About this RNA: Predicted 3D model of a 177-nucleotide RNA (c-di-AMP riboswitch aptamer (ydaO/yuaA leader)) from a soil metagenome. The coordinates come from a structure-prediction model, not an experiment, and the mean pLDDT is 77.
[in-house]
RNA sequence: CGCUUAAUUUUGCCCGCAGGGCAAAAACGGGGGACCCAACGAUUGUCCUGGGUACCGGCAACGGUGGCAACCCGCGGCGGCCCAGGGCAGAGGGUGAAUCCCGGUAGGCCGGUACCGGCCGCCGGGUAGGGUCACUUUUUCGACCCGAACCCGCUAGCUAACCUCGUCAGCGUGGAA
Numbered sequence: 001c002g003c004u005u006a007a008u009u010u011u012g013c014c015c016g017c018a019g020g021g022c023a024a025a026a027a028c029g030g031g032g033g034a035c036c037c038a039a040c041g042a043u044u045g046u047c048c049u050g051g052g053u054a055c056c057g058g059c060a061a062c063g064g065u066g067g068c069a070a071c072c073c074g075c076g077g078c079g080g081c082c083c084a085g086g087g088c089a090g091a092g093g094g095u096g097a098a099u100c101c102c103g104g105u106a107g108g109c110c111g112g113u114a115c116c117g118g119c120c121g122c123c124g125g126g127u128a129g130g131g132u133c134a135c136u137u138u139u140u141c142g143a144c145c146c147g148a149a150c151c152c153g154c155u156a157g158c159u160a161a162c163c164u165c166g167u168c169a170g171c172g173u174g175g176a177a
Base pairs, nucleotide, nucleotide: 001172002171003170004169008026009025010024011023012022013021014020015019027167028166029165030164031163032162037157044089045088046087047086048085049084050083051082052081055080056079057078062074063073064072066071090154091155092152093151094150095149100126101125102124103123104122105121107120108119109118110117111116112115129146130145131144132143133142139177140176141175
């Protein structure tokens, strides 16, 4: 000096080499959030802990002004059920270009056990899509790359007002019309 990215700039105060910290503003970006419009589905299954007692079920001991007795009535939070919290599984959602497909696998898990199938991980190839090739914007050709990762936690469509959050991190390209 330039590139990916929203991820930059300014002001004030403090520490006091460089620089760093705090606060605010501008700018850029994200989430939540009406009418209208759209949608009609998984606030699912299971386990543990604590609490609750109107309804249903049920009983050992115990109680009963019933019974010779068998029994009958009541009765435990006992069970169903309700509330709260937590775990596992399975959904759904968000930022982002980062989706989807095929093949392999000597690793792990699950289901049938000849061997196969599914999921995760790993390896290879492709792909929706995205980026760079230096005045600005657009188009075409060519070249080189990316095609990740993370977050929420049963919940969120769009969405004016309004509310709220982020300002990291990582790099070094330079062909033509």
The model forms 100% of the base pairs in the Rfam consensus.